[in-house]
This is a predicted structure of an 82-nucleotide RNA (c-di-GMP-I riboswitch aptamer). It was read from a public genome assembly, where an Rfam model found it. Its Rfam family is "c-di-GMP-I riboswitch aptamer". The family has 155 seed sequences and 5,092 matches in Rfam 15.1. Rfam describes the family as follows. GEMM was predicted in a large-scale screen for bacterial structured RNA regulatory elements. The model forms 95% of the base pairs in the Rfam consensus.

Order: sequence, then structure tokens, then C1' cells
RNA sequence: UAAAUGAAAAGGCAAACUAUUCGAAAGGAUAGGACGCAAAGCUAAAGGGCCUUCCCGCCAGGGGUGGCAGCCAGUUUCCAAG
Repeated sequence: UAAAUGAAAAGGCAAACUAUUCGAAAGGAUAGGACGCAAAGCUAAAGGGCCUUCCCGCCAGGGGUGGCAGCCAGUUUCCAAG
């Protein structure tokens, strides 16, 4: 230095839920709160998946809208025993 790995320490993030708020909804923001996380950092432009809503339909399905990165994926990356 690279790959694999996750003991210790430092630092980081923050599920459910609650309050306020934005939204038709899914869902988002802020504060509290911690289930967990080595990418729970970033990316919804492009691929799959899921959710919302509208349209078409021969009821098999197809198309549009908005969303989810803590589903996969892409990309970058902290520390370190052995």
C1' cells in the first nucleotide's frame, strides 16, 4: 500500500413512537427519542424492487404522477487488534 475481517477506543448516523408543520396520498422537514447501522455517507438522472395516485384496459396487464437510498444497486469513504 492492497485485499479480507470487525476485537478495543474515538467520533458519526438515528427505526418505532410523540409534538409541531408541509402534502390529496405515499411521504418530507424540525425537535425529542434510540431499534439498530462500517457506509444507516451521497445518488431517485440511468437499472431492478416497493409505496402513492391518475388514465387506459380484451381484467392478463400497460402508461403517467409523486415518493422510498434503513430493499437491491451505483459511487466515495473513518478507525483498527489479530